[in-house]
């Protein structure tokens, strides 16, 4: 480290200690049982590791030779070796020992070669023959001592046991010496000590995918042989012997003391120093000795090397140093025998690469240091000068010390002088939110995880942290891991309970009495080598290190005594377990077999009847005039067994349903019955064991894999429909598996209770009925539950509590239940069952969301229903995509872009294109009076232009020429950001305290029942309160009231002017301020009142009212969440451009046009169009402006021009609408696009590219597929006005008046939304997740005709040698012949083990291929 979070299981990785190699580094002293052990017991060039001796010869000696002892020890390695190899205890009554100690004895007599040496022969050498001399502690004849061995007799010793020893006697057989003057030798025999040989018990690896093995093999007899018992080896009898307590065979390995590690038990090591065992290039053989089957002694074979004169010969570093080779991986061909030791020797001494010294070596370990310190300077810690203080260590003098040296020591000089690094620095884990670089690159990471322009993780700089002469890196091992669990785990659901019962061995066993004492348990003895380890002490200056006592470890073995409570043996008794019996008109789908029997399907037949039927969501296929469907009687035939029927019953499980009999088992309950632990469990083994599947023989009426048709469908090898075949069915064999599930082995005991239903006893009651109700026992079966237990869910006397017994079984996910090998099957398969390789999660249960083509309930005209109008066609604006273009700037793209960016671009806007032309604050270098820079006539270039160039004139000091740096960017990132906006949301939700529940995320409150527009209120209710949000607030509007009057208003009055017939009609002005209007401050509505439903809340309904239940309309509008939109509005971070991506001129372009699309507009007309007359508004705008009013002109507009900073004046005489006339259903007196022509207007400018007016033209269109928009009252339609942009120009937006309806009063079906619930393998959250084939790549297995090999093993060949026997014989070391053993080689098989191998199969990994959509939701056929 698995989640979005949690608890679990579970592995993965770090953190510790150790040993090897290896990277930077690196001052001194000391100590040690360190240094080719790992891989190549692989091969060795030189040179050394084993000799010595006055015993003899023979020499002057060196030495050479006889001869004795020694060379079987030290010292090396660790290949074989599962084995009495080791380790401990025991046996030897089944044995030997040279030197050596110790007792007694003796030591006598006679001979004889022979090498050295002389002569000489052969060969190349190594070496060998011959003759010939010679001594001994050399060899050897005879004697004495003695030894052995059989019989017999003795009974004396020992012991646990006589087969033993003695002791006498008679036989047989066989043996000793070397001496010297002397010391010391030798001889014999006995005893000791010392090493060795043999044996037995017990321990100690890992495989059953190795289940049988064995014929000299098990054992007797008698022999051989040997120090020694033994089939060790032969003859001969007899079948035996070891094996599930694991033989055999395979694999691996030398064993222990010890070491590493752990709290312990353990695991895992055992190279180094100790013991023991084997080994000596591979293998076999003997010989000599006391000892060997002998590293540095011999013989042969085989493999390598070496020298040859080719004939032959020599040769073994796993001694010590040193080479090559192998590898990650390990020094010097050193000095000495001074010291330990050991051989020899009387000794002096010699020899000794044992063994002591040195040299290397960051092998462990253990001590120590790298300075202190004034002053004075820099910017503090701290550096840098200068001055003093120490002197371990450095350096250096003399002496001591060493076999010789180095060390070390003691007395002195000199001098801070000669001494710090590796690693880390996101988390885990201590230390940076420090700077440059890189930009999913390079690169880092042990796990997790970083890097795609703002890296705390790469690389470097500086800081910082650990440790420290060390300090990371790689590999292994223990610990951590209780992830192998004895101590100490688990198995409903995570990985794990055999598919179920019998029942062998084997564990384990009721209550009680004696006996034994095998276990057990104390006691005591004897052993369990030393070093290791612990204490205490002592020795080196401390310490490592040494080295004394002690403990302690060896957890053990052996022997002896005691104890008897528990196991166990035995020998009795009980009865509670368990078994057997009895009993019932008790109980049951328990099971085998035979018989009946019943509806219904389907098929034939006989009759009716006559046209469809059958099937779906809908259709076809498919049957029917050769007559169905369908009705009614009959027949045949298979299968099955309706209601009763039940979370009822039986059964070991599987599984069992019609009625009868018969036969068989089982359980329960009862019994004053009988046996007395007779039991549990169960490794192998056995039997049963759905369905579907194989074999034979039967049957086959329905129904149905495969097939076959017909629908769906992009496909449809499926869901659906119509045939239909094996099978479904009996008989008989087989196969042995299932979600064979309670996903829960089986026995027992003990732990709380309620409530159902079954069997059977028994008590009581009653309608007396083999009936029923109640209670109580017992069994069995269900549901709630307490306590506990579980990670929760959940279990809970039928536990998954709390003991016990037994047996199965697990140990991350995947490759796998695959492969290979065995048993098993007719076959299909089944049953036992890995690895390699990949991988950091798989997993379980629980929570919060989201989400379902699951539910519920509530709710919306951006949902639907009921209705009204429209989009969708064509014309025209206008926005968008395309496409085109030098440019056709750019954002927005579902709802939430698209008459949007307040975007109605002639120039500007302007960011685009195609020219021209300008611009550098500051600093630095180079330049300048040898003339920088401006301006200026003219001409020349140019669209134009002192912007260049040309040439004149004026001013007179700086200057963009390079390097840095700015100014400025509508240049990039809206995925760095603020800020503002949309949308979710026209929703009614978001939380917090505190308590409580929960191990814990979380829950609760917020939920239920009513109610609401609403989490808005009310009741209940482990929850009480509370905030935000909704209301409440605030602005408009609507009533009414008091008050107030100017530019408003004017009834009344007063006054003046018009026009008019009187009457009166319009105006101006004052008075007023009734009324209108305006403003201000109040009232006013609160379910307040009444009926009526309800507990309430509230709901329906009334009256009063201007106004009724939110009165309407607007504003404000939660927690959040879209990486949602905006660097082009403005800010801002980073990047980039910097003489251009800056600023600035001209012209162009955003207006383009085969085409899709959206939002208008104006239409297709009579509800209408033309004419003419009439009539009634509100908001709002005006100074570069609103313009009356007059004349001009047809108009559009022109000329004048009053007023007006506006309750004054203007805009402004609105229109739809009333009234009259006409048109008469037509492409029309609809419609008005397009096009022609003349004017007018703004404005420098109207071609590209405004906008108006007449006059002409009169095109498409005659109500609009699929779809889809919007809307519930002054609302929708419908009409116009004003205002915003504006120089000019509204088909757009915003308001604001006229005129003014339908419907519907509901629902949740469609789209959506909130809340409860309920699946979930989603959480980047259904636009999710996920699974297989193909197709690319690499990886490592399988299986494969085989192919060449290694290792074992059988059989047989050929046989060096070698032993044993005879025989010949120069008597020998020669031949020769038999017999046994035998190495090694060849030959043929078996077994096994790694290589390779055409081609084939699967597997597993690899951002972004292909192909469906089979799994997560009722995943769309669970």
């Nucleotide at each position: 480290g698995u989640u979005g979070a949690u608890c679990c299981u579970g592995c993965g990785g770090g953190a510790g200690g150790u040993u090897g190699c290896u990277g930077c580094u690196a001052u001194u002293g000391g100590g040690g049982u360190u240094c080719g052990a790992c891989u190549a017991a692989g091969c060795c060039a030189u040179g050394c590791a084993a000799g010595u001796c006055u015993u003899c010869u023979a020499g002057u000696a060196a030495u050479a030779g006889a001869g004795g002892c020694a060379a079987a020890c030290u010292g090396c390695u660790c290949a074989g070796u599962a084995a009495c190899a080791c380790g401990u205890c025991a046996a030897u009554a089944a044995u030997c020992u040279a030197a050596c100690c110790u007792u007694a004895a003796g030591u006598c007599u006679a001979g004889g070669a022979u090498a050295a040496c002389c002569u000489u022969g052969g060969g190349a050498a190594a070496c060998u023959g011959a003759g010939g001399c010679u001594a001994a502690a050399c060899c050897c004849g005879g004697a004495u001592a003695u030894g052995a061995g059989a019989u017999c007799a003795u009974a004396a010793u020992u012991g646990g046991a006589a087969a033993a020893u003695g002791u006498g006697a008679u036989c047989u057989c066989u043996c000793a010496a070397a001496a010297g003057c002397a010391a010391u030798g030798c001889u014999u025999a006995a005893g000791g000590a010392u090493g060795a040989g043999u044996u037995g018990g017990c321990g100690g690896u890992u495989g059953a995918u190795u289940a049988g093995g064995u014929u000299g093999u098990u054992g007797g007899u008698g022999g051989g042989g040997u120090a020694a018992a033994g089939g060790c080896c032969c003859a001969c009898c007899a079948a035996g012997c070891c094996g599930a307590c694991g033989a055999u065979c395979a694999a691996u390995a030398g064993g222990g003391g010890c070491c590493u590690u752990g709290a312990g038990a353990g695991a895992g090591g055992u190279a180094g120093c100790c013991c023991c065992g084997a080994g000596a290039a591979g293998g076999a053989c003997a010989c000599u000795g006391a000892g060997a089957c002998a590293c540095u002694g011999g013989u042969c074979c085989u493999a390598g090397c070496c020298c040859u004169a080719c004939g032959g010969g020599g040769u073994g570093c796993a001694g010590c140093a040193g080479g090559c080779g192998c590898g990650a991986a390990a020094c010097c061909u050193u000095u000495a025998c001074a010291a330990u030791g050991c051989a020899c020797g009387c000794a002096a001494g010699u020899g000794u690469g044992a063994u002591a010294a040195g040299g290397g070596a960051a092998c462990c370990c253990c001590a120590a240091g790298u300075g202190c310190u004034c002053a004075u300077g820099c910017u503090u810690u701290g550096c840098a000068u200068g001055g003093g203080c120490u002197u371990u260590u450095g350096u250096u003098a003399a002496g001591a010390g060493u076999a010789a040296a180095a060390a070390u020591c003691u007395u002195g000089g000199c001098g801070a002088a000669u001494a710090a690094g590796u690693g880390g620095u996101g988390g885990g884990a201590a230390a940076g939110a420090c700077g440059g670089g890189u930009g999913c690159c390079a690169g880092c990471c042990g796990c997790c995880g970083c890097g795609g322009u703002a890296a705390c993780a790469c690389c470097u700089g500086c800081g910082c942290c650990a440790c420290a002469a060390g300090u990371g890196g790689c590999a292994a091992c223990c610990a951590g891991u209780u992830u192998u669990a004895u101590u100490g785990g688990g198995c409903c659901u995570a990985a794990a309970g055999c598919g179920u019962c019998c029942g062998u061995a084997g564990c384990u066993u009721g209550u009680u009495u004696g006996a034994u004492a095998a276990a057990u348990c104390u006691u005591u003895u004897g052993u369990g080598a030393a070093a290791u380890u612990g204490u205490u002490g002592g020795g080196c200056u401390u310490a490592a290190c040494c080295u004394a006592a002690c403990a302690g470890c060896g957890u053990g073995c052996a022997a002896a005594a005691g104890a008897c409570a528990c196991u166990a043996u035995u020998a009795g008794a009980c009865u509670a377990g368990g078994a057997a019996c009895c009993g019932g008109a008790g109980a049951g789908g328990g099971g085998u077999u035979a018989g009946a029997g019943g509806u219904a399907u389907u098929u034939c037949u006989g009759g009716g009847g006559g046209a469809g039927c059958g099937g779906u969501a809908a259709a076809a296929u498919g049957c029917u005039a050769u007559a169905a469907u369908c009705c009614c009687g009959g027949a045949a035939g298979g299968a099955c067994c309706g209601c009763c029927a039940g979370u009822g019953g039986c059964g070991a499980a599987g599984g069992c349903g019609u009625c009868u009999a018969a036969c068989c088992a089982g359980a329960a309950c009862g019994g004053a019955u009988u046996c007395g632990a007779c039991a549990g469990u169960g490794a192998g083994g056995g039997a049963c064991g759905a369905a579907a599947g194989c074999c034979a023989g039967g049957g086959g009426a329905g129904c149905a894999a495969u097939c076959c048709g017909g629908a769906u469908u992009a496909g449809a090898u499926a869901c659906c429909c119509g045939a239909g075949u094996a099978g479904u069915c009996c008989u008989g064999g087989c196969c042995g598996u299932a979600a064979a599930c309670g996903c829960u082995g089986c026995g027992a005991g003990c732990u709380a209770g309620g409530u159902g239903a079954c069997g059977c006893g028994u008590a009581u009651c009653u309608u007396c009925g083999a009936a029923g109700a109640u209670g109580c026992g017992c069994g069995g079966u269900g549901u709630c539950g307490a306590a506990g237990c579980g990670a929760a869910g959940g279990u809970g006397u039928u536990a998954a509590g709390c003991u016990c017994g037994c047996c199965g079984c697990c140990u991350g996910g995947g490759a796998a239940g695959u492969a290979c090998g065995g048993u098993c099957g007719c076959a299909a398969g089944a049953c036992u069952g890995a690895a390699a390789c990949u991988u950091a999660a798989a997993g379980g249960a629980a929570u919060u969301g989201g989400c379902g083509g699951g539910g519920g309930c509530a709710c919306a005209c951006c949902a639907c229903a009921a209705g009204g109008g429209g989009u969708g066609c064509g014309g025209c604006g206008u926005g968008c995509g395309g496409u085109c273009u030098a440019a056709u700037c750019u954002a927005a793209u579902u709802c939430a872009a698209c008459a949007c960016a307040g975007a109605a671009a002639a120039u500007c806007u302007c960011a685009c294109c195609a020219g021209g032309g300008g611009c550098g604050a500051c600093g630095g270098c180079a330049g300048a009076a040898u003339u920088a820079a401006a301006g200026u006539c003219a001409g020349g270039c140019u669209a134009a232009a002192g912007a260049c160039c040309u040439u004149a004139c004026u001013u007179g000091a700086c200057g963009a020429g390079c390097c840095g740096a700015g100014a400025g960017g509508u240049a990039g990132u809206g995925c760095a950001u603020g800020g503002c906006c949309g949308c979710c949301g026209u929703c009614a939700g978001c939380u917090c305290g505190u308590g409580c529940c929960g191990c814990a995320a979380g829950g609760u409150g917020u939920c239920c029942a009513g109610u609401u527009a609403a989490g808005u209120c009310u009741g209940g209710c482990a929850a009480c309160g509370a905030g935000c949000g909704a209301g409440a607030c605030c602005u408009g509007u609507g009533u009414u009231u008091a008050c107030a009057a100017u530019u408003g208003c004017u009834a009344g009055c007063g006054u003046u002017c018009u026009c008019u017939u009187u009457a009166g009609a319009a105006g101006g002005c004052g008075c007023g301020c009734a009324c209108a209007u305006u403003g201000u401050a109040a009232a006013g509505a609160c379910u307040g009142c009444c009926a009526u439903g309800g507990a309430a809340a509230c709901g329906u309904g009334g009256a009063g009212g201007a106004a009724g239940g939110u009165g309407c309309a607007g504003g404000c509008a939660a927690c959040g969440g879209u990486a949602g939109g905006u660097c082009a509005g403005u800010a801002u971070g980073c990047u980039c451009c910097g003489a251009a991506u800056c600023c600035u001129c001209u012209g162009g372009g955003c207006u383009a046009c085969a085409c899709g699309c959206g939002c208008g507009c104006a239409a297709c007309a009579a509800u209408g169009g033309u004419a003419a007359g009439g009539a009634c508004a509100a908001u709002g705008g005006g100074a570069c402006a609103c313009g009356a009013c007059u004349c001009c002109g047809a108009a559009a507009g022109g000329a004048g021009a009053a007023g007006u900073u506006a309750a004054g004046c203007c805009u402004c005489g609105a229109a739809a609408c009333c009234u009259u006339a006409u048109c008469u259903a037509a492409g029309u007196u609809c419609g008005g696009a397009u096009u022609g022509a003349g004017g007018a207007u703004u404005g420098a400018a109207a071609c590209u590219c405004a906008u108006c007016c007449u006059c002409a033209u009169g095109a498409c269109g005659c109500u609009g597929g699929a779809a889809u928009c919007c809307c519930u009252a002054g609302u929708a339609a419908u009409u116009g006005g004003a205002c915003g942009u504006c120089a000019u120009c509204a088909g757009c937006g915003u308001c604001c008046a006229g005129u003014g309806a339908a419907u519907a009063u509901g629902u949740c079906c469609c789209u959506g939304u909130g809340c409860c619930u309920u699946g979930c393998a989603c959480a980047c959250a259904c636009c999710g997740c996920c699974c297989g084939u193909c197709a690319a790549g690499c990886c490592a297995c399988c299986c494969g005709a085989g192919u060449a090999g290694g290792g074992u093993u059988u059989a047989g060949a050929u046989g060096a040698g070698a032993a044993u026997c005879a025989g010949c014989u120069u008597a020998u070391g020669g031949c020769u012949a038999a017999u046994u053993c035998g190495a090694a080689u060849c030959u043929a098989g078996g077994c096994u083990c790694g290589a390779u191998g055409a081609g084939g199969a699967g597997g597993g990994c690899u951002a972004a291929g292909u192909c469906g959509u089979c799994a997560c939701a009722a995943g769309g056929u669970a």
The RNA shown here (small-subunit ribosomal RNA) has 1422 nucleotides and comes from a metagenome. It matches the Rfam family "Bacterial small subunit ribosomal RNA". Its family is annotated with ribosome and structural constituent of ribosome in the Gene Ontology. The coordinates come from a structure-prediction model, not an experiment, and the mean pLDDT is 80.